[in-house]
Molecule: small-subunit ribosomal RNA
Organism: uncultured bacterium
């Protein structure tokens, strides 16, 4: 010293990628901004630069020495002259320096760097030691002087002159070459050390003091002394040269590359080694451990991140290395090809008289340009350093400071303490109230900061120069040297840092966020709009995610945004990952290189291990101290720098050498199996064809069909012929083979491969990149045969909306044999080889042995293959498990998100098809795998239900009601919408209802409900006048209670304010009800239990039910909600009671009647109770729940009806029954009120009366019911009317009493006689009743009369299984009237169910799913249209490298040098200066090799464009289809 989350899914589990959370930066941008200290700043255009400055110094190497100054003499005070040895400016020779220090990072993939080695293959100024030396002479030139030429930089000519400038001679410690020796020594050439010969080679002086010695003019220098320079020569120190190990980018879609290229021999060259170079001579040399090409890069020390391993970086400092406008060159020095030198070419910029010249900020400052973006044309050399010089100085844009910049770090302040009525205000609120918030005013207090005033540092050590002292040196006491005291003498920063005094809370807080990730929530406002977004993702009327407010959260002079890098990501995995289905085992095999290897000696030490050692710069990190008040910073120790080299040692491992072994491995032997491979041969069945017979109308083919075939004779059938291809049955999760893949029999040749026993050989072994080589289905392709079947494309025929298919009928190519070619498949065990190891069972297949036996028949043990089930153990799971996906080693290939892309380019193969290899740009947050649960399937199994079938009625055709829906209207109010909206809300719309639906007319605290405060005392009633009413307006009447009053209360009225109201809106904000699957059998939990989980048992499984009904069974046990029962009604019996019901018996009575005493026995009414439980029998069932029959019984297997609706689904309905959040409307979307509509009518639908008639109408007679209702009712008897009805008013008095009330259908009879009728009953007409303010719009009903469609309903469709259908009538709610609707009642009173194939709906189980908004899923491919980024393309236009060939500057090397030249020899003249000749030596110009730019040329390779041409992607609801997930409707799919 190691930390995560967030997104795939309906949920999960992994697999995968994208996103976030930290640090960091030379940083930019927004916002905002108080001081300090320490760092830190052109990253881009190695783009151009005006200005000024960054390199000079030395007179103690040298000449010549203005101006001024000083000293002297003159002097007419104007000046002159002349010293200058004490100075000096410029500007010259000469010396040293400029090769440093400064600046950049362009180039460079390199011995550039870093490390560690070598140089016996080397040089090295200044510096340090050590030796020794420093003699003699010559000749020139600049400056200057003058002539001249130039616009001007410049520059030519003559003449002078000096030096530490050149030159010549002498010496020669030495040093160098050369020859011959001697010793030591080593690492291959060899190094060193010495002797002897010969040869070559040197030097400059300049100050100072002095007088010992020598001279000579007594102070001098040729003498001596000192310093400082100069020569030779060795030695160190320093700093470079050059070799080598090894280390550090990317591309293989770069694989081959070199002629000086490799080496030799010789020369040359250098400071050296060397192809560095040139002559010859050989053909070498590099490369898969990555050569040569191409990109991209300055390297490192360190920096950033990281637990480390790594990853990125290489800006400040600090090492190197390269570079100075671009390209080249060389000179000059110790050092250079030289940043502020020199020559050439070039671009480019100035100056110019056009002739021809100058320049080079990648120094510091500063501009201009590009660009998000990067500072003052500042001060000093006082510190460090650096040149020069004896110094004293002078130089120094090195440096030391300073200013800009919050650019980073790291410090401080922006006040402290008290203060509660928790002021005001703002925000929220449930309206109490909370929050801001001790915040804030106020009280007291400090003074970091801030302004004023005073004081006021270190950074200084020096060197000089006086003065004093030790010591060398010396002849000296001179000088000088090295030292020590005193004295003085030096600060840019700066009056800064720091201290003191004084005032005053007084100058000094922003930024960014709050859906989750991720601290921190609430109001408003928008309304998928404006925006938001790192990533999931918000926003469509209640947005904690947008914008605002208030609160809140984090950091803070800062805060976020952006980029970038590492971390998280174990997301390229050494540490630390994988391939069987998520991505990923090469189609197979042989085999090179490489990797890796069996037991056992010996040796040898390279790997490895140990101990010492040398390096590993400095800084930086780290620790411990210490300096700035602290920290950043800074300073000393130490640690540590993982490496690298040397020395020494160890010898188990590995490796290497050399011996040995048999177990791996491989051979000989004997035996076995087998669709293994290649050639040749040969059979029978079918099929087709062909000839010939027999035979007659069809055949074939399909879901049905039709094309076709067939009277010219098919199909059938029968004999023969002929021709091609495949091998039935054996056959078998059997056999062989490396894989592809191989099947009649036979023969020939041939490869592996078990098995047993013995023998040899002796690690010979496994594995295998690339470049190889071989093998490889099918299909395809080249020549040549062959060609029966089948059969791409193709033609017809059907199918269909269409059908370029699926299905028939045909059919070419092809399938087939030879030869060659391609080289891929879902080439799959989706699973690479090779070994060794780890529980058992069970099958085949080929051997051996063993035991037993006639006999291997059963039995036992082994090897080899091929399969199943299974532990342990592996996995995400499935699932794999001695034939491992388990343990473990080798070796190889292969992944790394999805898409784009099994794809473009480029390369290679291929005749061609095309195959290998094989990318980005763009885009998307997911793609996937496993596995669960559910839905769903034109999947599967059981099973149920009027679900079908089997019936009986109906509806769709008619007429009418009646509802919807269009429609239409001033409205025609609003709501339901498959099933589950449509005789639904609505149990009753003429007004009212009723709803602003629609016209008009009025109110405005209101038609209602509560409180305030004024004012008034009523209020209602009633008249009356106006309207259509509402209503106004006027008169008339008018309270109560306390209290003396004055007041006051109640309860009304009126007026003002708070508020009333709203069938407005949102059932997608809801309560609550109610629909519906569905009275289906189900939905569920607690504990345990599997399983990482999600889940799952249980609930599934065998039976059985009407049922999750019971029972068995069983990792489950057990409970809940359902279901079943309990409740009503109804079915038989008993019993209690007996009026307003009954009436057998008794008794009275009437036409007749329980009408009347009496009875309560029956019948009934309504209370309570048996009774039905598979309780008995038999059968069936493994038991067992059950079922099947039976018997008794009024009833029999839930006895029949109802009530009774689980968890859930449809955002099912309902805001217009109630309630209720939000919005909304407020003299109106509230409230009265008249009239109107809700009833409108070309049409469609859905539910219902009525019929079409003869089982029937009609006419007359005539019989039996249940169940209700009845005081604003029900209404007898009676009369009156044809009828609705009306007159009456009994009776009932909340009703077994009376009333409604007549039941009908049936029965008995008579008529009708098959007709649009004596069937229908619409429509219209007139009269009429009744209810009600009022029946026009818009009632019912009656009577006359009129008499329509309808003669049984197309496609389709609905109820019903028993007292059910069907048919018949009766009540009842609503209600003033109105019922064909609805709810109930009873009458008569059926057929049928073989049975579960099919429709529909619905349980369970199980099965496939790429559906989970859950098939009304999901999804795919053209086309249209917009975008975007790519690809080809006729070309077109550019950069970069190389070749070839053409010119050739500067220049260095050769080579001439007839032209010029003082030094040195050397002839002639000459007294001599000297003149003229020769040589030496150099040289100007030619020449010549090389050689930059440039020029031409052919190509290479990168990029930009490009008509038009392809393919991709992404976009909102486009267009045609339905390919694909279910058996996806033709199984998908390679």
């Nucleotide at each position: 010293u190691u930390a995560g989350a967030g997104u795939u899914u309906g949920a999960u589990c992994c697999u995968g990628g994208c996103u976030c959370a930290g640090a960091a930066c030379g940083a930019a941008c927004g916002c905002u901004g108080g001081c300090g200290g320490c760092g830190u700043g052109g990253a881009u255009u190695a783009g151009g630069c005006a200005u000024g400055c960054a390199a000079g110094u030395c007179c103690u190497a040298c000449g010549a020495g203005a101006a001024c100054g000083a000293g002297g003499c003159c002097u007419u005070c104007g000046g002159g002259c002349u010293u200058u040895u004490a100075g000096u400016a410029a500007a010259g020779u000469g010396g040293c320096g400029a090769a440093c220090g400064g600046g950049u990072g362009a180039g460079u993939a390199a011995c550039a760097c870093g490390u560690g080695a070598g140089u016996a293959a080397c040089c090295u100024g200044c510096c340090u030691c050590u030796a020794g030396g420093g003699c003699u002479g010559g000749g020139a030139u600049a400056a200057c002087a003058u002539u001249c030429u130039g616009a001007g930089a410049a520059g030519a000519g003559u003449g002078c002159u000096a030096a530490u400038u050149c030159c010549g001679g002498a010496u020669g410690u030495g040093a160098u070459u050369u020859u011959u020796g001697u010793c030591u020594c080593g690492c291959c050439u060899g190094a060193g050390u010495u002797a002897a010969a010969a040869a070559u080679u040197a030097a400059a002086g300049a100050u100072g003091g002095c007088c010992u010695c020598u001279g000579c003019u007594u102070g001098c220098a040729a003498g001596c002394c000192a310093u400082c320079g100069c020569c030779u020569a060795g030695a160190g120190a320093u700093g470079g040269g050059c070799u080598c190990g090894c280390g550090g980018c990317c591309c293989a879609u770069u694989a081959g590359c070199u002629a000086g290229u490799u080496g030799g021999u010789g020369a040359g060259g250098u400071a050296a080694c060397a192809g560095c170079u040139c002559a010859c001579c050989a053909a070498g040399g590099c490369g898969a451990u990555g050569a040569u090409g191409g990109g991209u890069a300055g390297c490192u020390g360190g920096c950033c991140u990281g637990a480390g391993a790594g990853g990125g970086u290489g800006g400040u400092c600090a090492g190197c290395c390269a570079c100075a406008c671009u390209g080249g060159g060389a000179c000059u020095g110790a050092g250079a090809c030289a940043c502020u030198g020199c020559c050439c070419a070039g671009a480019c910029u100035c100056c110019u008289a056009c002739g021809g010249g100058a320049g080079g900020c990648u120094g510091c400052a500063g501009u201009c340009g590009a660009g998000a973006a990067u500072a003052u044309u500042u001060c000093g050399c006082a510190a460090u350093g650096g040149g020069c010089g004896a110094a004293a100085g002078c130089c120094u844009g090195a440096c030391g400071a300073u200013g800009c910049g919050a650019c980073g770090c790291c410090g401080c302040g922006u006040g402290g303490a008290g203060g509660a009525u928790g002021a005001a205000g703002g925000c929220c609120u449930u309206c109490g109230g909370g929050u801001u918030g001790u915040a804030a005013a106020c009280u007291c207090c400090u003074g970091u900061g801030u302004u004023a005033u005073g004081g006021g540092a270190a950074g200084a050590a020096u060197u000089g120069u006086c003065a004093g002292u030790u010591g060398g040196u010396g002849a000296a006491u001179a000088g000088u040297c090295a030292g020590c005291u005193g004295a003085u003498u030096u600060g840019a920063c700066g009056g800064u840092a720091c201290c003191a005094u004084a005032a005053u809370a007084g100058a000094a807080a922003g930024c960014c966020c709050c859906g989750g990730c991720u601290a921190a929530c609430u109001g408003c406002g928008u309304g998928c709009c404006a925006g938001c977004a790192g990533c999931u993702g918000c926003g469509g009327u209640a947005a904690c995610a947008c914008g605002u407010a208030g609160g809140g959260g984090g950091c803070a002079a800062g805060c976020g945004u952006u980029g970038u890098u590492c971390g998280g990501a174990u997301u390229u995995a050494u540490u630390g990952g994988g391939c069987g289905u998520a991505a990923a085992g090469g189609g197979c095999g042989u085999g090179u290189a490489g990797g890796c290897g069996g037991c056992u000696g010996c040796a040898u030490a390279a790997g490895u291990c140990a101990a010492g050692u040398g390096u590993g710069a400095a800084a930086u990190u780290u620790c411990u101290c210490g300096g700035c008040u602290c920290a950043a910073c800074c300073g000393a120790g130490a640690a540590a720098c993982g490496g690298c080299g040397c020395u020494u040692g160890a010898u188990a491992c590995u490796g290497u050498g050399u011996g040995g072994c048999u177990u791996g491995a491989g051979u000989a032997c004997a035996g076995g199996a087998g669709a293994g491979g290649a050639a040749g041969g040969u059979g029978g069945a079918a099929u087709a064809g062909g000839u010939g017979g027999u035979g007659u109308a069809g055949c074939g083919g399909u879901g049905g069909a039709a094309u076709g075939c067939u009277u010219a004779g098919a199909u059938a059938u029968c004999a023969c012929c002929u021709a091609g291809a495949a091998c039935a049955c054996c056959g078998g999760u059997g056999g062989c083979g490396a894989a592809g893949g191989c099947g009649g029999c036979c023969u020939u040749c041939u490869g592996g491969c078990c098995u047993g026993a013995u023998a040899c050989u002796g690690a010979c072994g496994c594995u295998g990149a690339g470049u190889g080589c071989g093998c490889g289905a099918a299909a395809g392709c080249u020549a040549g045969g062959g060609g029966a079947g089948c059969g791409a494309a193709c033609g017809g025929g059907a199918u269909u909306a269409g059908a370029u298919a699926c299905c028939c009928c045909g059919g070419u190519a092809g399938u087939c044999c030879u030869a060659g070619c391609c080289g891929u498949a879902a080439a799959c065990g989706a699973u690479g080889g090779g070994u060794a190891c780890u529980a058992a069972g069970u099958g085949u297949g080929g051997g051996a042995g063993g035991u037993a036996u006639c006999g291997a028949c059963c039995c036992c043990u082994u090897c080899c293959g091929u399969g199943c089930u299974g532990u342990a153990g592996c996995u995400a799971a499935c699932g794999c498990a001695u034939u491992a996906a388990g343990u473990a080693c080798c070796c190889c290939g292969c992944c790394u998100g999805g898409g784009g892309a099994c794809u473009a380019c480029g390369g290679u193969c291929g005749c061609a098809a095309g195959g290998c290899u094989a990318a980005a740009a763009c885009u998307c947050a997911a793609a996937g795998u496993a596995a669960u649960u559910g839905a769903c399937g034109g999947g599967g199994g059981c099973c149920c239900g009027c679900a079908c079938a089997a019936g009986c009625g109906g509806u769709g055709g008619a007429g009418c009601a009646u509802g919807u829906c269009g429609c239409u209207c001033a409205a025609u109010u609003c709501g339901a919408a498959g099933c589950a909206a449509c005789g639904c809300g609505a149990a009753g719309a003429a007004c009212c209802u009723u709803a602003u639906c629609c016209a008009g007319g009025g109110c405005u605290u209101g038609a209602c409900a509560u409180c305030a405060c004024u004012c008034u005392g009523a209020c209602c009633g009633c008249c009356a006048u106006g309207g259509a009413a509402a209503c106004a307006u006027g008169g008339u009447u008018u309270u109560c209670c306390c209290g003396c009053a004055a007041g006051g209360g109640a309860c009304g009225g009126a007026g003002u304010g708070a508020c009333a109201g709203g069938u407005g809106c949102u059932g997608c904000a809801u309560g609550g009800c109610u629909g519906u699957c569905g009275u289906c059998a189900g939905c569920u939990c607690g504990u345990g239990u599997c399983g990482u989980g999600a889940g799952a048992u249980g609930u599934u499984g065998g039976g059985u039910u009407a049922a999750g009904u019971c029972c068995c069974g069983c990792a489950a046990c057990g409970a809940g909600c359902g279901c079943a029962a309990c409740c009503c009604c109804u079915g038989u019996c008993c019993u209690u009671a007996g009026u307003u019901g009954c009436c057998a018996u008794c008794a009275g009575g009437u036409a007749a009647a329980g009408c009347u005493g009496g009875g309560c026995a029956c019948u009934c009414u309504a209370g309570g109770g048996a009774g039905a439980c598979u309780g008995c029998c038999a059968g069936u069932g493994a038991c067992g729940a059950a079922c099947c029959g039976g018997a008794g019984g009024a009833g029999g297997g839930u006895g029949g009806g109802g009530a009774u609706g689980a968890g859930g689904u449809c955002a099912a309905g309902u805001c217009c029954g109630c309630a209720u959040g939000g919005c909304c409307c407020u003299u109106a979307u509230g409230c009265c009120c008249u009239g109107g509509g809700c009833u409108g009518c070309a049409c469609a639908c859905g539910u219902g009366c009525u019929a079409c008639a003869a089982u029937g109408g009609u006419c007359g007679g005539u019989a039996c019911a249940g169940a209700g209702g009845g005081u604003u009712g029900c209404c007898a008897a009676a009369c009156c009317g044809c009828g609705a009805g009306g007159u009456g008013g009994a009776g009932c008095u909340u009703a077994a009493u009376c009333c409604c009330a007549a039941a009908a259908a049936g029965c008995c009879g008579g008529c009708c006689u098959c007709a649009g009728u004596u069937c229908a009953g619409a429509u219209u007409g007139u009269a009429g009743u009744c209810u009600g303010c009022a029946a026009c719009u818009c009632g019912a009903c009656u009577a006359c009369a009129u008499g329509a469609a309808g003669u049984c309903g197309g496609a389709a469709u609905c109820g019903c299984u028993a007292g059910u259908a069907a048919u018949c009538g009766c009540g009842g709610a609503u209600c003033a009237g109105c019922a064909g609707g609805c709810c109930g009642c009873g009458g008569u009173g059926a057929a049928u169910a073989c049975g579960u194939u099919c429709c529909c709906g619905g349980g369970c189980c199980u099965u496939g799913u790429a559906c989970a908004c859950a098939c009304c899923g999901c999804c795919c491919g053209u086309c249209a249209c917009g975008c975007c980024a790519u690809g080809g393309a006729a070309g077109u236009c550019g950069g970069u490298a190389g070749c070839a060939u053409u010119c050739g500057a500067a220049g260095c090397c050769g080579g001439u040098g007839g032209g010029c030249u003082a030094a040195c020899c050397u002839u002639u003249c000459g007294c001599a200066a000297g003149a003229a000749g020769g040589g030496a030596a150099g040289u100007a110009g030619c020449c010549g090799u090389c050689g930059a730019a440039a020029a031409u040329g052919a190509g290479a390779u990168c990029g930009a464009u490009g008509a038009c041409c392809g393919g991709g992607g992404c976009g909102a609801a486009g267009u045609c289809g339905u390919a694909a997930c279910a058996a996806g409707g033709u199984a998908a799919c390679c």